The prediction has a mean pLDDT of 88.
Small-subunit ribosomal RNA, 5' domain from an uncultured prokaryote, 485 nucleotides, folded computationally.
The full RNA is in RNAcentral, with records from ENA.
Context: one part of a larger RNA
């Protein structure tokens, strides 16, 4: 002397921007965080309307309605967290392919005919509940089956093999089978990436090879069989640690240090393990098994998953609302209108940090009163204050009042921002003053009570302890700890 996701200690006026569990990947109440589509389909509740019946309770029918569940069909692999694990092709950087790619966009063809179901709902029925069994009745873009196949897939080149779906408001939107494209993955390679040798050997699917499984794909990836290899003081192997990178801090630079926020990649979603679906997952707010915990139960049995967003308990120096809105932007679905959306945008908490403002300005020597000192003469606080004369930022009060939204639509918000209008009027501290180091005297204390970053002070005149007067120094801060160049 810079920095900081800061803490703690005194203090504390405003605004603008921008940050806020660095610790228990410690438990988690309550709420919300992923739905939509009726233009895929069956059904169809309360309302209303008319009509009938009536023991005047209401009850049937028939349009309209469109609830609520169901089927289906996208989306739920994205966006939001978090950093456990990992020292590895994880990451970065430069390459390579043996591959997929849903929606998107360019191109070619097609889109014929049949069937058989089931849920919803009705019945009946098991369980305290969670959820379920039976029997029946139905629709589909939900399923199956023939036909057809420019291109497509296999191939012994003779040949096989594989496809659809409608909807409706008649103008679209869709579906099938294929070429190309974009876009995103996947998988392999060079070369880069922390300490410890008091860790010297390590390895048996472990190198390699043939052949076969397998995948979207290449491979010991998996398996059979041959071979007997690989790797290692250029640090293998074991062992700590630790997401990585763009970046940040520091420094003249080399470099050392770091990896909050903000972006890019991995990993992970009580813990361990599996797979299903489906273009994408081995899936944070699916499934299935085992664990630990936690709740619920009629004891025979069930339910959970906040490292989303608020919020609680707890650790802990220490870290915030159970807030509005989808107006923008972006995302999902839908033709649409819309509906979702703790992504986002905004508001609140906090001087946490950065940057701007302010606490007034100009004139005032009778150098006033008061404190401190004092050689008692005076110095000094000190132009400082009063007096006078002015000016109104901030904050207040009254009015006006926006962009942000191409046509509607503003959560922020009557906010910014602008006009007035009152009065100096509401706004200053902290630290230090031996020396390094910039600022000095009186008291008080007497190796005591303390101080302290070194060096050091204090035992009786202490500029070094306490208090004052004074000075320095920063300033809505200052000062201390920590940590780092």
């Nucleotide at each position: 002397g810079a920095a900081c996701g800061a803490a703690c200690g005194c203090u504390g006026g405003c605004g603008g921007c921008a940050g806020g569990c660095c610790u228990a990947a410690c438990a988690c109440a309550u709420g919300c965080a992923a739905g939509u589509c009726g233009a895929a389909c069956g059904u169809g509740a309360a309302g209303c309307a008319g009509g009938g019946c009536u023991u005047c309770g209401g009850c049937c029918c028939u349009g309209u309605g469109g609830a609520a569940a169901g089927u289906g069909g996208c989306g739920c692999a994205c966006g939001g967290g978090u950093g456990a694990g990992g020292a590895a092709c994880a990451c970065g950087u430069g390459g390579g392919u043996a591959c997929c790619u849903g929606c998107c966009c360019c191109g070619g063809g097609g889109u014929a005919c049949g069937g058989a179901a089931u849920a919803a709902c009705c019945g009946u029925u098991g369980g305290a509940a969670a959820c379920g069994a039976c029997g029946g009745c139905u629709a589909a873009u939900a399923c199956c089956g023939u036909a057809u196949a420019c291109g497509c897939c296999c191939u012994c080149u003779g040949g096989g093999g594989g496809a659809a779906a409608g909807a409706u408001u008649u103008a679209u939107c869709g579906c099938c089978c294929u070429g190309g494209g974009a876009u995103g993955g996947g998988c392999c390679c060079g070369c880069g990436u922390c300490g410890g040798a008091u860790u010297a050997g390590c390895u048996u699917g472990u190198u390699g090879g043939u052949g076969a499984g397998g995948u979207a794909a290449a491979g010991g990836c998996u398996c059979a069989c041959c071979a007997a290899g690989g790797c290692g003081a250029c640090g293998a192997u074991c062992u700590g640690u630790a997401g990585c990178u763009g970046g940040u801090c520091u420094g003249a630079g080399a470099g050392g240090a770091u990896g909050a926020u903000c972006a890019g990649c991995c990993a992970c979603a009580c813990u361990g393990g599996a797979a299903c679906u489906g273009a994408g997952a081995c899936a944070c707010g699916g499934u299935c098994c085992a664990g630990a915990c936690u709740c619920c139960u009629a004891c025979g049995g069930g339910a959970g998953g906040c490292a989303g967003c608020a919020g609680u308990g707890g650790g802990g120096a220490a870290u915030a609302u159970u807030g509005g809105a989808c107006a923008a932007u972006g995302g999902g679905g839908g033709a649409a209108a819309c509906c979702c959306u703790g992504a986002u945008c905004c508001a609140g908490c906090c001087a946490u940090g950065c940057c701007g403002c302010g606490u007034g300005a100009g004139u005032g020597a009778a150098g006033a009163a008061g404190g401190c000192c004092u050689u008692a003469g005076g110095g000094u606080u000190g132009u400082a204050a009063a007096a006078c004369u002015c000016u109104u930022u901030c904050a207040g009060c009254g009015g006006g009042g926006a962009a942000g939204a191409u046509g509607a639509u503003g959560a922020c918000g009557g906010u910014a921002c602008c006009c007035g209008c009152a009065g100096a009027a509401g706004a200053a501290g902290c630290c230090c003053c031996g020396g390094c180091u910039a600022a000095c005297u009186c008291c008080g204390u007497g190796c005591c009570a303390g101080c302290a970053g070194c060096c050091g002070c204090g035992g009786u005149a202490a500029u070094a302890c306490g208090g004052a007067g004074g000075g320095g120094g920063c300033u809505a801060g200052c000062g201390u700890u920590g940590u780092u160049c």